RNA sequence: GGGCGGUUAGCUCAGUUGGUAGAGCACCGGCUUUACACGCCGGGUGUCAUAGGUUCGAGCCCUAUACCGCCCA
Numbered sequence: 001g002g003g004c005g006g007u008u009a010g011c012u013c014a015g016u017u018g019g020u021a022g023a024g025c026a027c028c029g030g031c032u033u034u035a036c037a038c039g040c041c042g043g044g045u046g047u048c049a050u051a052g053g054u055u056c057g058a059g060c061c062c063u064a065u066a067c068c069g070c071c072c073a
Stems, first nucleotide, its partner, number of pairs: 001072007010025004019056001027043005049065005
């Protein structure tokens, strides 16, 4: 330098053919307990890496950039 893949909640990851962003764990509040733990109930806490484009509408499609990984030179 070229090619491919990845970037979504604190962490690990889903998200179908474009139509209001989710799961598990963790966390917060409550109940229970003398207290803690377990259990039960409630709560999503988010600039979907960044910028631009297409579209009535973008996590999803297109372009560029950044970072991480793999391969080739």
Transfer RNA from a Vicinamibacterales bacterium, 73 nucleotides, folded computationally. The RNAcentral record of the sequence draws on ENA and MGnify. RNAcentral records the identical sequence in 2 taxa. The coordinates come from a structure-prediction model, not an experiment, and the mean pLDDT is 81. Rfam family: tRNA. Rfam describes the family as follows. Transfer RNA (tRNA) molecules are approximately 80 nucleotides in length.